Record summary:
Two RNAs folded together computationally: RNase P RNA and transfer RNA, 490 nucleotides in total.

RNA sequence: AGGGGGCCUGAGGCAGCCGCGUGAUCUUUGGAUCGCGAGGAAAGUCCGGGCUCCACGAAACAAGGGUGGCGGGUAACGCCCGCCGGGCGCGCGUCUUCGGGCGCGGGUCAAGGGAAAGUGCCACAGAGAGUAUACCGCCGAUGGACCGGAACGGGUCACAGGCAAGGGUGAAAGGGUGCGGCAAGAGCGCACCGGGACGCUGGCAACAGGGUCCGCAUGGCAAACCCCACCCGGAGCAAGGCCGAAUAGGGGUCUCGCGCUGAAAGGCAGGCGUGUUUCGCGCCGAGAGACCCGGGUUGGCUGCUAGAGCCGUCGAGCAAUCGCCGGCCCAGAUGAAUGGCUGCCACCUGAGGCCCGUCCCGCAAGGGAUACCGCCUUGGGAGACAGAACCCGGCUUAUGAUGGCCCCCUGAUG
RNA sequence: GCCGCUUUAGCUCAGCUGGUAGAGCACCUCAUUCGUAAUGAGGGGGUCACAGGUUCGAGUCCUGUAAGCGGCACCA
Numbered sequence: 001a002g003g004g005g006g007c008c009u010g011a012g013g014c015a016g017c018c019g020c021g022u023g024a025u026c027u028u029u030g031g032a033u034c035g036c037g038a039g040g041a042a043a044g045u046c047c048g049g050g051c052u053c054c055a056c057g058a059a060a061c062a063a064g065g066g067u068g069g070c071g072g073g074u075a076a077c078g079c080c081c082g083c084c085g086g087g088c089g090c091g092c093g094u095c096u097u098c099g100g101g102c103g104c105g106g107g108u109c110a111a112g113g114g115a116a117a118g119u120g121c122c123a124c125a126g127a128g129a130g131u132a133u134a135c136c137g138c139c140g141a142u143g144g145a146c147c148g149g150a151a152c153g154g155g156u157c158a159c160a161g162g163c164a165a166g167g168g169u170g171a172a173a174g175g176g177u178g179c180g181g182c183a184a185g186a187g188c189g190c191a192c193c194g195g196g197a198c199g200c201u202g203g204c205a206a207c208a209g210g211g212u213c214c215g216c217a218u219g220g221c222a223a224a225c226c227c228c229a230c231c232c233g234g235a236g237c238a239a240g241g242c243c244g245a246a247u248a249g250g251g252g253u254c255u256c257g258c259g260c261u262g263a264a265a266g267g268c269a270g271g272c273g274u275g276u277u278u279c280g281c282g283c284c285g286a287g288a289g290a291c292c293c294g295g296g297u298u299g300g301c302u303g304c305u306a307g308a309g310c311c312g313u314c315g316a317g318c319a320a321u322c323g324c325c326g327g328c329c330c331a332g333a334u335g336a337a338u339g340g341c342u343g344c345c346a347c348c349u350g351a352g353g354c355c356c357g358u359c360c361c362g363c364a365a366g367g368g369a370u371a372c373c374g375c376c377u378u379g380g381g382a383g384a385c386a387g388a389a390c391c392c393g394g395c396u397u398a399u400g401a402u403g404g405c406c407c408c409c410u411g412a413u414g
Numbered sequence: 415g416c417c418g419c420u421u422u423a424g425c426u427c428a429g430c431u432g433g434u435a436g437a438g439c440a441c442c443u444c445a446u447u448c449g450u451a452a453u454g455a456g457g458g459g460g461u462c463a464c465a466g467g468u469u470c471g472a473g474u475c476c477u478g479u480a481a482g483c484g485g486c487a488c489c490a
Base pairs, nucleotide, nucleotide: 001410002409003408004407005406006405007404008403012345013344014343015342016341017340018339020037021036022035023034024033025032026031039385043396044395046394047393048392049391050390051236052235053234054233056280057279058278059277060276061275064232065231066230067229068228069083070082071081072080073079084112086109087108088107090105091104092103093102094101095100113227114226118225119224120221121220122219135167136166137163138162139161142160143159144157145156146155147154148152175193176192177191178190179189180188194216195214196213197212198211200209201208202207240302241301242300243299250293251292252291253290254289255288256287259268260267261266270284271283272282273281295489296488297487309328310327311326312325314323315322316321347381348380349379350378351377352376353375354374357370358369359368360367361366415486416485417484418483419482420481421480424439425438426437427436433470441457442456443455444454445453463479464478465477466476467475
């Protein structure tokens, strides 16, 4: 310098003029002055909350949904940080039968509980696909048939039968490598690796290390049903409250009720109150509720913006984050404001010149060549994605130029 | 603004518990007819909206994106 990956910053600044929205003040009611005026994603609406209503509260159950290594952070989360185990590729070391294996380091990726609770699926191919199997093959020790022979510890066949090493199918074939063993083989035996069970040590834990025992039937899929642990009531600012205008405060269907006592107040029973039940509590007293058809309006105020808020110093922590102190007020529009022009600076880029250093020529003085950076002069250019609509914390997606840090690969030497 | 649904052939739609994507209409060719329609026979046509993931394997399961559609105001 080029390429790849990860993380972050940033979204131009100042001045002048014109314009828009809003708040305060003044006013001659025309307006004037001052203050403030989009985002990192305001987006998708994917999660978590605040707030409001369903009148409210407690407990249990059912249904449904969600999350899933461990620890921490947080108001909370499916988010963030750190760690653990795993996959991938890189470098180094070591062993090697040269195929590869093992260890260490740093990088990167991921929705990472349970498959020995149960059910289900594993198409095609293949002999066999989950209680494994025997197509080719190997063997035929044992039994059988046949041949030879003086003697048998002989030979042939591959019939019974044995085997799962090798081939083949497949995404996947019931541990792997090596040695022994055997008729041939096989955890059949042994060594190492892998696996399981039980102690020990370290760690808050996930887990790691090591020991003893077991030759070790028990694959994959849970983003299939399911099991385990934990969490979750529903709807949403078009929630909700107040005022005003207008209309036919009209009609229909369905559900539950209109009980007892008392002179009355009241009491009991009953009904309703989120799926069920229980308890408390509240409401109802003859009406209440749900849905549909028809009618009217397209107004105003509130909720509404000071908040898990922003900036800075210091401190705790590996970090996410938290704490103390000080300072600040930072959009509230409603067919919906937040914009435009000019100049300078900043950014990118082209051309010319200067300087340092280096090289060449020369005895020297001196002359010539020269990339990047820097400085000077001058010309040109870009500005994306997008736009609040009750408010926060995240995630995801979109995004032009510039800048910073870390890692890997390749190449060159000013 | 809030909530919900859909995307498969030219059109309208199926596709169950993941295993070679189908139907009707339309299109093309042939037969039938003097010719056309109808009818009969045969045939072609698919990036299952797009991208990523889980899986041996995805139209189907999960996540994200895009496009389209529908509903929700207040009063009495």